[in-house]
RNA sequence: GGGCCUGUAGCUCAGGGGUUAGAGCAUCCGACUCAUAAUCGGCUGGUCGCAGGUUCAAAUCCUGCCAGGCCCACCA
Numbered sequence: 001g002g003g004c005c006u007g008u009a010g011c012u013c014a015g016g017g018g019u020u021a022g023a024g025c026a027u028c029c030g031a032c033u034c035a036u037a038a039u040c041g042g043c044u045g046g047u048c049g050c051a052g053g054u055u056c057a058a059a060u061c062c063u064g065c066c067a068g069g070c071c072c073a074c075c076a
Stems, first nucleotide, its partner, number of pairs: 001072007010025004018056001028042004049065005
C1' cells in the first nucleotide's frame, strides 16, 4: 500500500428500512435471612464510532474518515 470483518448500555451481544432501541450479566434499591451468600422483584443506564448522502422515514442502505482484528504485497 491492497482486500475482508467488526464498532449498539459499565461488560458480552441481538436487532439488516417504519411499533417507545432490547436481552443477559454488573451497579443501585427492595424482599428473604440473626447476618452474609444464593434466590426473587424493581429502577437506572444509549448523541447505535464520527461526518456527509439516499429516502416520507436510517442503528439498518451508500460514500469518506477514525479505531480494533485477520490475510496478502512491499521494504530496510